The RNA shown here (transfer RNA) has 71 nucleotides and comes from Raineya sp. Lineage of the source: Bacteria > Pseudomonadati > Cytophagia > Raineyaceae > Raineya.
[in-house]
RNA sequence: AGAGAUAUAGUUUAAAGGAAAAACACAAGCAUACGAAGCUUGAGAUUGAGGUUCAAUUCCUUAUAUCUCUA
Numbered sequence: 001a002g003a004g005a006u007a008u009a010g011u012u013u014a015a016a017g018g019a020a021a022a023a024c025a026c027a028a029g030c031a032u033a034c035g036a037a038g039c040u041u042g043a044g045a046u047u048g049a050g051g052u053u054c055a056a057u058u059c060c061u062u063a064u065a066u067c068u069c070u071a
Base pairs, nucleotide, nucleotide: 001070002069003068004067005066006065007064010024011023012022013021018054026042027041028040029039030038047063048062049061050060051059
C1' cells in the first nucleotide's frame, strides 16, 4: 500500500426486516444462628454518521477500533 473479517448488557453468546433473548456477574428480598449454595424480583446493551424501507441489530455507503492475509 492492497484485500478481507468482526463490533449487541460489566463478561460470554443469540436474534439475520415486524424491533433485542439467555447465562454468568451486579442490586433487593426470601431462607439461615451468620455466611455460601438455592428460590423470587429488578436494573443494565445494538461502535459513530448517512442512505434504502411503512418499519433496520439485520440491507447499502463511509468513518473509527481490533484481528487476519498479500506485497
Rfam family: tRNA. Rfam classes the family as a transfer RNA.